[in-house]
Small-subunit ribosomal RNA from an uncultured rumen bacterium, 1500 nucleotides, folded computationally.
Rfam family: Bacterial small subunit ribosomal RNA. Rfam links the family to the GO terms ribosome and structural constituent of ribosome.
RNA sequence: AGAGUUUGAUCAUGGCUCUGGAUGAACGCUAGCGACAGGCUUAACACAUGCAAGUCGAGGGGCAGCGGGGCGUAGCAAUACGCUGCCGGCGACCGGCGCACGGGUGAGUCACACGUAUGCAACCUACCCUUAGCAGGGGAAUAACCGUGGGAAACCGCGACUAAUACCGCAUAUUCCGUGAGUUCUGCAUGGAGCUUACGGGAAAGGGCUUUCGGGUCCGGCGAAGGAUGGGCAUGCGGGACAUUAGCUAGACGGCGGGGUAACGGCCCACCGUGGCUGCGAUGUCCAGGGGUUCUGAGAGGAAGGUCCCCCACACUGGUACUGAGACACGGACCAGACUCCUACGGGAGGCAGCAGUGAGGAAUAUUGGUCAAUGGGCGGAAGCCUGAACCAGCCAAGUCGCGUGAGGGAAUAAGGCCCUACGGGUCGUAAACCUCUUUGGCGGGGGAGCAAUGGCAGGCACGCGUGCCUGCAGGGAGCGUACCCCGAGAACAAGCAUCGGCUAACUCCGUGCCAGCAGCCGCGGUAAUACGGAGGAUGCGAGCGUUAUCCGGAUUUAUUGGGUUUAAAGGGUGCGCAGGCGGUCAGUCAGGCCGGCGGUGAAAUUUCGGGGCUUAACCCCGGCGAGCCGUCGGAACCGGCCGACUAGAGUGACGGCGAGGCAUGCGGAAUGCGAGGUGUAGCGGUGAAAUGCAUAGAUAUCUCGCAGAACUCCGAUUGCGAAGGCAGCGUGCCGGCCGUCAACUGACGCUGAGGCAUGAAAGCGUGGGGAUCGAACAGGAUUAGAUACCCUGGUAGUCCACGCAGUAAACGAUGAGCGCUAGCCGUGCGGGGGGAAUGACUUCUGCGUGGCCGAGCGAAAGCGUUAAGCGCUCCACCUGGGGAGUACGCCGGCAACGGUGAAACUCAAAGGAAUUGACGGGGGCCCGCACAAGCGGAGGAACAUGUGGUUUAAUUCGAUGAUACGCGAGGAACCUUACCCGGGCUCAAACGCUGUGGGACAGGCCUGGAGACGGGUUUUCCCUUUGGGGUCCACAGCGAGGUGCUGCAUGGUUGUCGUCAGCUCGUGCCGUGAGGUGUCGGCUUAAGUGCCAUAACGAGCGCAACCCUUGCCCACAGUUGCCAGCGGUACGGCCGGGGACUCUGUGGGGACUGCCAGCGCAAGCUGCGAGGAAGGCGGGGAUGACGUCAAAUCAGCACGGCCCUUACGUCCGGGGCGACACACGUGUUACAAUGGCGGGGCACAGCGGGAAGCGACCUGGCGACAGGAAGCGGAUCCCGAAAACCCGCCGCAGUUCGGAUCGGAGUCUGCAACCCGACUCCGUGAAGCUGGAUUCGCUAGUAAUCGCGCAUCAGCCAUGGCGCGGUGAAUACGUUCCCGGGCCUUGUACACACCGCCCGUCAAGCCAUGGGAGCUUGGGGUACCUGAAGUACGCUGCCGCGAGGGGCGUCCAAGGGUAAGACAAGUGACUGGGGCUAAGUCGUAACAAGGUAACCGUA
Repeated sequence: AGAGUUUGAUCAUGGCUCUGGAUGAACGCUAGCGACAGGCUUAACACAUGCAAGUCGAGGGGCAGCGGGGCGUAGCAAUACGCUGCCGGCGACCGGCGCACGGGUGAGUCACACGUAUGCAACCUACCCUUAGCAGGGGAAUAACCGUGGGAAACCGCGACUAAUACCGCAUAUUCCGUGAGUUCUGCAUGGAGCUUACGGGAAAGGGCUUUCGGGUCCGGCGAAGGAUGGGCAUGCGGGACAUUAGCUAGACGGCGGGGUAACGGCCCACCGUGGCUGCGAUGUCCAGGGGUUCUGAGAGGAAGGUCCCCCACACUGGUACUGAGACACGGACCAGACUCCUACGGGAGGCAGCAGUGAGGAAUAUUGGUCAAUGGGCGGAAGCCUGAACCAGCCAAGUCGCGUGAGGGAAUAAGGCCCUACGGGUCGUAAACCUCUUUGGCGGGGGAGCAAUGGCAGGCACGCGUGCCUGCAGGGAGCGUACCCCGAGAACAAGCAUCGGCUAACUCCGUGCCAGCAGCCGCGGUAAUACGGAGGAUGCGAGCGUUAUCCGGAUUUAUUGGGUUUAAAGGGUGCGCAGGCGGUCAGUCAGGCCGGCGGUGAAAUUUCGGGGCUUAACCCCGGCGAGCCGUCGGAACCGGCCGACUAGAGUGACGGCGAGGCAUGCGGAAUGCGAGGUGUAGCGGUGAAAUGCAUAGAUAUCUCGCAGAACUCCGAUUGCGAAGGCAGCGUGCCGGCCGUCAACUGACGCUGAGGCAUGAAAGCGUGGGGAUCGAACAGGAUUAGAUACCCUGGUAGUCCACGCAGUAAACGAUGAGCGCUAGCCGUGCGGGGGGAAUGACUUCUGCGUGGCCGAGCGAAAGCGUUAAGCGCUCCACCUGGGGAGUACGCCGGCAACGGUGAAACUCAAAGGAAUUGACGGGGGCCCGCACAAGCGGAGGAACAUGUGGUUUAAUUCGAUGAUACGCGAGGAACCUUACCCGGGCUCAAACGCUGUGGGACAGGCCUGGAGACGGGUUUUCCCUUUGGGGUCCACAGCGAGGUGCUGCAUGGUUGUCGUCAGCUCGUGCCGUGAGGUGUCGGCUUAAGUGCCAUAACGAGCGCAACCCUUGCCCACAGUUGCCAGCGGUACGGCCGGGGACUCUGUGGGGACUGCCAGCGCAAGCUGCGAGGAAGGCGGGGAUGACGUCAAAUCAGCACGGCCCUUACGUCCGGGGCGACACACGUGUUACAAUGGCGGGGCACAGCGGGAAGCGACCUGGCGACAGGAAGCGGAUCCCGAAAACCCGCCGCAGUUCGGAUCGGAGUCUGCAACCCGACUCCGUGAAGCUGGAUUCGCUAGUAAUCGCGCAUCAGCCAUGGCGCGGUGAAUACGUUCCCGGGCCUUGUACACACCGCCCGUCAAGCCAUGGGAGCUUGGGGUACCUGAAGUACGCUGCCGCGAGGGGCGUCCAAGGGUAAGACAAGUGACUGGGGCUAAGUCGUAACAAGGUAACCGUA
């Protein structure tokens, strides 16, 4: 300090999430020790039991119990019993002090409760301290005890006795209190302090010790003054949420008088006044003890308030007072209420939010422990007693800190686990074993502090004789025989948890197979998962580790520090303006803000700095710093107040202008519709095309006249005016605004503006008018699958006017208002000045508007850019993820429609902006291609062949499936092939390799069973040799098998397609924050990213082209089997001699390059019936296929990872099937005929190729397939070899002399074998079919069409297929609008799986939260009325008391109870409304490309 996540990628916006720290925690797994801290966050729920506040006999009467003494009785005695307050003491009682502290809790409380700072001249303070005084003399009771009575009990009554430091008079009294008078001083106001004086009022208690009986001394008592401590009251300032709480208030606010109080006060009361609080948030509702501090954070801040300290509040709930110095009192009282308990039913008792403990609640929080040794508290003269305060111990990893579980050496890197490329290697791992060493903690044994000082007793010293100090003695510790120290044995007794896809440190194997599961976010899992589960290994932390919850951080994501608002969320529709905020120049003054010095406060603890103590640390101790607030002194720049001045801001004036600015009123023409009339005739109108509609009762068209309402053509603009909405014919009146010039006047009068007031398009509403046009709704006609739309014909409201309401818009510049500043250029509207002649054009300066472009700067970018979105200042408004939702509820407004204000639950991991690259568009431009068009021939109809789907089947093996599967893998399925089915066999196996053993014919032949595989029998001869053996074959054994089983979505290789399309990229540079762009764009050109020109690009690579093959021309060389011109021979056949010319064959070379000419063009290049040439602008054909796309195809060609089978999913054999057949499709063949056919004849010309188990001339036989012979030929030699064409003839338009399917018969050939299931031949039979619907395919020249020939595979062949070859040989292309595909540029985009995209709404289904809802239920608070306990005060009083006082009755107040109405809040509710979410539901197609009617906003 950041990181992950929106995208194909990018930048920015923005939310979500993580890494950190923290905790009174809880949960899971695990657990050795110590120190120090901590431990009911929930039910302020209920509580059994014990303890938590007593003490004083030196206040008192006393004496129940205990101990002692004395006396008596019994007894030898011990002893027992009785008596005796005599002593120690002491239950209960009277009395004093304490019980108001300490301890607990956080319910209530938003308050002077708390914090801080002040004030009290308006107060109190027991015990303590100081000062100076006083204490004289009386009186009357009462408890205990005793007697007696009641009651179950709690307890109570009556009678009688008695004491005091209890109670009551009297006396005395100051500096006390009250009243009055005088006087001095003093304060910020009321006022205060002092002195003098008069009158009135108010006190007391004794006890211990001692005594020389005088007293002394100690502890107490009383009034007064002062102090200290503790409190009370008042005030300033500070710290919650909600405005969907906006008004609240009757003792309410004040006054006067009184009451009350310690004291002020409306605290309370009578009277008088009508105030008081509130937008700087009253009132209400909700939540909450506050602070010191704690956590976090760089800080500012945010969050928290447990432990410790301070304050407050409370003590079962509510109320009340009493006592007291102090309480409205946790372990006191009274009353009421709820609850619990006891009861003899008459009555009683109780209050753990003290310590422990119990139940309950809860995820969750401990012992019914020890001790007063220390610290502290109460009482006491003291000893001492009491003290669940406190100190200790116990339990709990619940926190922090510290320690340990060993250290060093040790490689055959063992075994074992795990992994791998698996002879072997890696890893766990120096880890272990083993050797050496150490001994903290734990264990055994021993020693053993300190916390302790008091106090007591004795002695001494000082002095105001009891305190203080010193010394000695005995005693004294809960924790604790603890801490600590020593000795001993001994590595001995001591390691886990989480994680390992990215963030985030750490990786492999197996299992699983969108299952089981994980998950903080993104996301993993659908057969190779580093993400699930296990294992091995690794990483992190470690007596802990993870998880969950919560807080801060990260989050500058509420932004004071430190954010924004054109398009991401966000400028109010606009103006005026109260409050508020802010505000020009100069001088003076004040000192509120501000700055500084000093003082006070800021408790301690905490934090931090320095130092110190526990072995260290945590922990503890000592010292320092400190924001803020208050006071005081000083300063005067700035802000502010006051005062004075100024003119630059603002305004006024004079003069001159400008305009669709507003309101009112008058006028005008064109158009439209209607009315009347004329002319005129068959249509008009309308559309993509139509129809509805209008029209022979005369429309449309046209002319004339008239009427009505609305809007103002041209001018007109990139113009003007207005605050915005908005404003347009012409004139007039009234009103507003702005600008310029001058610089006369005022003198800061200004800017902004929450609320408020006004204004505000269209639609809409109310009332009344008006109504021509247009035109929601509606009707009809079309369109359509539908068409409640788009189009058409009509048409009501409305559109117009008046008045009133409404108050919204994409009310937009999506840009609030004001002021100042910051380069320019070019227009334009309206002014002013100068030059130009006074006026013009023109030019220049200047002001205000309104536009365009651009700089700096700004911005995420697009862009903005003196009209800022730049640089600054002021004020207002608004934003804080998307959806839910501008919805619900509430309130306000409105006649209504509706508007304003405006949430939450729930849900998502995004939503959104700008720009980039693509892709796409029923966007645009340019350009290609048999893409269309123009042509020729086909397919789709028929029969057959073949492939496929489907169906069938025991099996019909498998794959290929739009283009890019379907005569495809198949370039040869009768067996074989063969992978499928049925049946029969085999299990080192059908084959192969290696090793070993045995053998020498075991192989083969023959016989035999069998369908065969297989089995049985029989027969008998291996080669070489260096004799070790080797080779070969067979058998056996072992090790390796085998699988056309799965996954082409694990792969290699190969292939199809876009596409032979012209593209795809790189280096460097440059531009951009970046994705990326540029280059590759533009112009011209090309078949081409082909080239040229231009150019922030310059070059380059893969493609294109060329290089290669073939074909077309020529040349050279070569000349057999080819050739034959000339010569010779001939049987007339290049047959022979011969030739090397030609053809041809083969090899090599030449040739074509827009080179030449003309025109066009800058060039590249194009054009030409050009020249030349065999060939001309790439001559024809082939091979050649860029980056990539389709998870395209193939695991069945082959290879290969993984998975699966192993007497079977392997393998052998026989048979069957792959050939099925109601159908459907693709590809073909043959036809339908006369451009033809022939059951006629004649006759000619190729090329590519093939041939030995072959091609086979020729001869013979057969009608023929073919057969029997047979020459030649492993081939330029021999063999296979054309058909169409051409000539002659017949047929004459017919199901034919077309067509040949199908079927019958007879044969041939191949083959072990033609039944399923071959081809061919002959004879016979002679089906469909007469040119093929929608639709669709190929082809641009030696092409299409047509004709035959060859080859591969192959025994044969289902070949009409495939691959080649030659023969004959066309037609057409105007052109690029359209269909399809493609290229380049550009544009839009909400697409990026990329339009076969995306996406909206209803309906249906499930789940969830929520609004309304007849109501029902509950809660807290208030109001009114009735009732009203205890209790204070007051009043009355006939009762008791000598009195003080008590009792009784009443009044006010008042807790509580009852009744009533209404408000608020919550829960629930048949039904109902929408909303959200949910792999594959329904209907449509609204939006995104001109989304196919541009979209969107407001409104009906």